[in-house]
Context: one part of a larger RNA
């Protein structure tokens, strides 16, 4: 000196940060991912229209998708983002630099075409059954931007084939010539149009793969390996490669440590130091793994998928005993464990994300806000004057003197702070609606009337009165700081050296005094 600490005494505020380091221990609850009605059948629920019945009327029931909307269902995107943890990994994980003539890439942006015509289905709803329950089956009808054919079709893509230009080995670009292959979807809107669709090329972005080097200890781990090393052929793959498979050869790694064990998420950075160097790897940023343990796949551009799914386990829970249901290492939260770690708050108002033509919706991402001195930083607990050097405590060489002490009392002033009243909207000169206008036809520009959790907070102004506010640790030598009394190797101190056995500056207490201060001390760690 340092820390995500923790323990004891103590404690005015503030600003920024920080806050399960243990049990990847089990979780009750609520909430963390949904949105489109401008694909689509349709109305279960709201509100409105309409008819009808009853009533004098209010109004009440009923019928009607006719409109605004819209629960479920179907389609579409999105759920592989964001959050979280550090089990696993000693690895091409990660860091750095390379290569991919071996790759992919939704939504965006650009470019060049395109978008004819058809079919059979299914969920919902209706009708029936089973089942406690989750939920299942059966029948009938229907729709699509769902789902399958067919037509056109070439810059794509496959095979062959001419040829030119070039690399870095397998080849690579180009330009031509056959053959084959082969897509599409409508919405809203008076309409103008505008927003999807389909195919290819380009780009972005974002990802896979391969490689050089670097990467903890233990040799009291010395041998290790059977897809195991390389080859052919063939399969998977977006893509190369024993990534699989079957053939063939024996290879291949190792004292420059192979193998095995032990420990470990890795970096940016943080801390210690004059450095060299040594430790750590929390917040934040990137990267990796996981998601109750283990194993598989499905979907789809992307997952072997945290809050899809499918098998097995091991634990909770429902049960009608026949069967089912779950997965906080999302954010509060509860139990455990522990020295030890916080609210079952607010709001989408700004950023930012997903969905929509937009309005909006949804977002424990995020921005507040709460609790803790756990931390760094400011601020204050009052300035100045005041000597009879008061009372008192202490000590003493005791008619006296020394010190707490200019401290107090007392005058004077201030009012930061705290109370109390008053004022007070930066974050939004947004965006997005409405009207209007320009032009480059989707962009700007103008005007209007709105939109702010925090929050009546920050912060400012007035008043009132020193008024609301100091403690911890130490005083033997290291090490700033000494005298008394009590104790009598006792009680007890101690970080090392060491204090105590009757005069203890080392124990306990007092007075005093020294460092630090809203903190001060003790442990634990690391330099």
């Nucleotide at each position: 000196g340092a820390u995500g600490a923790a323990c004891g005494c103590u404690a005015g505020c503030g600003a920024c940060a920080g806050g399960c380091c243990u049990a990847a221990c089990a979780c009750a609850u609520g909430c963390a991912a949904g949105u489109c009605g401008a694909g689509g059948g349709g109305c279960a629920u709201c509100g409105g229209g309409g008819u009808g019945u009853a009533g004098c009327a209010a109004u009440a029931c009923a019928c009607u998708g006719c409109c605004g909307g819209c629960g479920a269902c179907c389609g579409g995107c999105g759920c592989a983002c964001g959050g979280g943890u550090g089990c696993a990994u000693a690895a091409c994980g990660c860091g750095u630099a390379u290569g991919c003539a071996a790759c992919c890439u939704a939504c965006c942006c650009u470019u060049g075409g395109g978008c004819g015509g058809g079919g059979g289905a299914u969920a919902g709803c209706c009708c029936g059954g089973c089942g406690a329950a989750a939920g299942c089956c059966g029948g009938a009808u229907u729709a699509a931007u769902a789902c399958c054919g067919c037509a056109c079709g070439a810059a794509a893509c496959a095979u062959u084939u001419a040829g030119u230009a070039c690399u870095c080995a397998u080849g690579u670009a180009c330009u031509g010539g056959a053959u084959g292959u082969g897509a599409a979807a409508g919405a809203u809107g008076a309409g103008a149009a505008u927003c999807a669709c389909c195919c290819a090329g380009g780009g972005c972005u974002g990802g896979g793969c391969c490689u050089g080097c670097g990467u903890u200890c233990c040799a009291u781990u010395a041998g290790g390996c059977a897809g195991u090393u390389g080859g052919u052929a063939g399969g998977g793959u977006a893509a190369u490669g024993g990534c699989c498979u079957a053939c063939c050869a024996a290879a291949c790694c190792u004292a420059c440590g192979a193998u095995g064990g032990a420990u470990a998420g890795g970096g940016g950075u943080u801390u210690c130091g004059a450095g060299a160097g040594g430790a750590a790897g929390g917040u934040c940023c990137c990267c990796c793994a996981c998601a109750c343990c283990g194993g598989u796949a499905c979907u789809g551009a992307g997952a072997c998928a945290c809050g899809g799914a499918c098998c097995g386990g091991a634990c909770u829970c429902c049960u009608a005993c026949g069967g089912g249901a779950g997965g906080c290492a999302g954010c509060a939260g509860u139990g455990a464990g522990g020295a030890a770690u916080a609210u079952u708050g607010g709001u989408c108002a700004a950023u930012g994300g997903g969905c929509g033509a937009g309005a909006g919706c949804c977002u424990g991402a995020a921005c507040c806000a709460g609790c803790c001195a756990a931390g760094u930083c400011g601020c204050g607990u009052g300035a100045g004057g005041g000597a009879u050097g008061a009372a008192g405590g202490a000590a003493u060489u005791c008619u006296g003197u020394u010190u707490c002490g200019u401290a107090a009392a007392c005058c004077u002033c201030u009012u930061u702070u705290u109370c109390a009243g008053g004022g007070g909207g930066a974050u939004a000169a947004a965006a997005g609606a409405a009207g209007g206008g320009a032009c480059g036809u989707g962009u700007c520009c103008c005007u209007u009337a709105u939109u702010g959790c925090a929050a009546g907070u920050a912060c400012c102004c007035u008043g009132c009165g020193a008024a609301u506010a100091a403690g911890c640790a130490u005083c033997g030598g290291c090490u700033a700081a000494c005298u008394c009394c009590g104790u009598g190797c006792c009680a007890g101190c101690a970080g090392c050296c060491g204090c105590g056995g009757u005069a203890a500056u080392a124990c306990g207490g007092a007075g005093g005094a020294u460092g630090c201060a809203g903190g001060c001390g003790u442990u634990a760690u690391c330099c």